[in-house]
RNA sequence: ACCGGUGGUCAGAUGACCGCGCAUCGGAAUAUAUUCGAUGUGAGGAAAGUCCGGGCUCCACAAAGCGGGGUGCCUCGUAACACGAGGGCGGAGCAAUCCGACGGAAAGUGCAGCAGAAAAUAACCGCCACACGCGUCAGCGGGUGGUAAGGGUGAAAAGGUGGUGUAAGAGACCACCGGCCGGACGGGUAACCGACCGGGCCGUGUAAACCCCACCCGGAGCAAGGCCAAGCAGGGAGACAGGGGUCGCUUGCCCCGUUUUACUCCCGGGUAGGCUGCAUGACGUUGCCGGCGACGGCAAUGCCAGAUAAAUGGUCAUCAGUCCGCUUCGCGGAUUACAGAACCCGGCUUAUCGACCGCCGGUAUGG
Numbered sequence: 001a002c003c004g005g006u007g008g009u010c011a012g013a014u015g016a017c018c019g020c021g022c023a024u025c026g027g028a029a030u031a032u033a034u035u036c037g038a039u040g041u042g043a044g045g046a047a048a049g050u051c052c053g054g055g056c057u058c059c060a061c062a063a064a065g066c067g068g069g070g071u072g073c074c075u076c077g078u079a080a081c082a083c084g085a086g087g088g089c090g091g092a093g094c095a096a097u098c099c100g101a102c103g104g105a106a107a108g109u110g111c112a113g114c115a116g117a118a119a120a121u122a123a124c125c126g127c128c129a130c131a132c133g134c135g136u137c138a139g140c141g142g143g144u145g146g147u148a149a150g151g152g153u154g155a156a157a158a159g160g161u162g163g164u165g166u167a168a169g170a171g172a173c174c175a176c177c178g179g180c181c182g183g184a185c186g187g188g189u190a191a192c193c194g195a196c197c198g199g200g201c202c203g204u205g206u207a208a209a210c211c212c213c214a215c216c217c218g219g220a221g222c223a224a225g226g227c228c229a230a231g232c233a234g235g236g237a238g239a240c241a242g243g244g245g246u247c248g249c250u251u252g253c254c255c256c257g258u259u260u261u262a263c264u265c266c267c268g269g270g271u272a273g274g275c276u277g278c279a280u281g282a283c284g285u286u287g288c289c290g291g292c293g294a295c296g297g298c299a300a301u302g303c304c305a306g307a308u309a310a311a312u313g314g315u316c317a318u319c320a321g322u323c324c325g326c327u328u329c330g331c332g333g334a335u336u337a338c339a340g341a342a343c344c345c346g347g348c349u350u351a352u353c354g355a356c357c358g359c360c361g362g363u364a365u366g367g
Base pairs, nucleotide, nucleotide: 001363002362003361004360005359006358007357008356009355010354012319013318014317015316016315017314018313020042021041022040023039024038025037026036027035028034044338048349049348051347052346053345054344055343056221057220058219059218063251064250065249066248067247068217069216070215071214072213073087074086075085076084077083088102089100090099091098092097103212104211108210109209110206111205112204124151125150126147127146128145129144130143132141133140134139159177160176161175162174163173164172178202179201180199181198182197183196185194186193187192225276226275227274228273234267235266236265237264238263242256243255244254245253283302284301285300286299287298288297289296290295320336321335322334323333324332325331326330
C1' cells in the first nucleotide's frame, strides 16, 4: 500500500426570522370559554415487522389429567426468553473468522427420483471347478455348480489397508485402523477430551418425515381496565343428567337458579361523548470495584415526547458529506439514505445514504 475479517461511534452542523405540542410560573379577562409573556423540553437505530419474552390490567383468591403448544450440546447471565456471553463437537476457509433446526436411527413405522444386475432374499461384465462339443496346441462355445476380492452405475453397494488361506474368493482367519457394544482409569463444574482392556459385533442415509425421550407452558389484552354524562323497547325459546366460570375435553371446586327473576340462544331498539389509564422506569449518564465475558454491585448526577385526525415545521444564508462537469489546489450544478412514537420494557428479523475510529489476518521466512 492493497485484499479480507471483525468491533464501535454519528444519523448533517451553525445563525436569523416566522410558526406548532406539552409542563411550570406570571399577567389580562371574569363571559371561567379564551388570550399574552417567560423558562424548560419535544421521534429511531431501526420508532418498521408483530416474530419471541415479560411488566401492567381483567377473568379469578383457581387444582389435576388428557389433548395442544414450545424448546432441544454444556455452563453462565437475565425479570424472562426461541435472547446474550463463554466453551464443546461438526463443517467452510491459507488465516483472521464465520455457520450449525447440535437429544435419539440398537423402540417402531415411513421415504430415498434417475442410473445401476441389485437400494435390503443382490449378480451385468468378470474369476474358478466339473462334464460335454469344436480344435494339432493355445484356446473357444453353451450347461451345471461356487464366488462377491477386480470393473462398471450411483450421494451411498456386505467397513479400510496389508497378509494367511482358497479351485477361485470372502472377517473365513490374522495384524493394524475405523465404527459399535461392554468394563474400568486420568483431566474438566459440564458438554467432552485422552489413553487402556475385552468382544469379529460390522449393509447407508433421512426425525426442517411420523415418532420416542427430557424439560417448560392458564387465557385475553391499553380497542386491557376504571370513572362520569347521555339515551332506549322490548319480544320469543331452553332445560334438573340445570346454567355459568377467558383455548378444547374430563374430573374436582366455586357461583347463580329451581323455571316467571339468575344464565344461555334467537329477533329487534338505543349509545359511540368526556376524563383517566398516560409516562419515575427491570430508566439514562459518569466514575470505581468484581468478572475472560454477557453482566452484576456501590456512589454521584439527571428528568430527556405524551399527541388523539394526530405536535417537533417552513424560508434564507454559510459550512460539511457524496456524485457529475470544467478553463483543476478552484468554479458550477445536482443531491444528502432507510424512514415518524401512541401502555411500557428486553431481544430477534428486515430496510438503509454515507462519514469516522480501533483491532486482527494475508500478500510477507518479503521490501
This is a predicted structure of a 367-nucleotide RNA (Bacterial RNase P class A) from a Candidatus Zixiibacteriota bacterium.
It matches the Rfam family "Bacterial RNase P class A". Rfam's curators write: Ribonuclease P (RNase P) is a ubiquitous endoribonuclease, found in archaea, bacteria and eukarya as well as chloroplasts and mitochondria.
NCBI's taxonomy places the organism under Bacteria, Pseudomonadati, Candidatus Zixiibacteriota.
It was read from a public genome assembly, where an Rfam model found it.